SAM riboswitch aptamer (S box leader) from a Chloroflexota bacterium, 129 nucleotides, folded computationally. Model confidence (mean pLDDT): 78 of 100.
[in-house]
């Protein structure tokens, strides 16, 4: 950065600095925030991807044994926050595109609104370029 593939209704402080904005970006809404926002440190959460143990499978091979047999490679479930990321308000904080359904309005007929559902969008990971 395209573009593969997972996952996004759950979790996470009544600490310390700091001293006004914050909720990714653009509208539009609704929140949070001097009873301290954004940032930083301390804490935690979380099994996405390495490690570490543990319990299984499975075909080749390799090394070690006189033999039984052990040990590495691989994969599957756990299980541990040890490393790398990620997060700690409110579904992805809600809707703005696109498509189906279903209601309402209005009715020649077009047009308008809610409501859910899927996709797109976006964010995180792991991998590729």
């Nucleotide at each position: 950065g395209u573009g593969u593939c997972a996952u996004c209704c759950a979790g996470a402080g009544c600490g310390g600095c700091g001293g006004a904005g914050g909720g990714a970006u653009c509208c539009g809404g609704c929140c949070c925030u001097g009873c301290g926002a954004a940032g930083c440190c301390c804490g935690g959460c979380a099994a996405c991807c390495g490690g570490u143990c543990g319990c299984g499978c499975g075909a080749c091979g390799g090394c070690c044994u006189c033999a039984c047999g052990g040990c590495c490679u691989g994969u599957g479930c756990g299980a541990u926050a040890c490393g790398g990321u990620g997060c700690c308000a409110a579904g992805u904080c809600c809707g703005g595109c696109c498509a189906g359904a279903c209601c309402g309005g209005c009715g020649u007929g077009a047009u308008c609104g809610g409501u859910c559902u899927g996709g797109g969008a976006g964010a995180u990971g792991a991998g590729c370029g």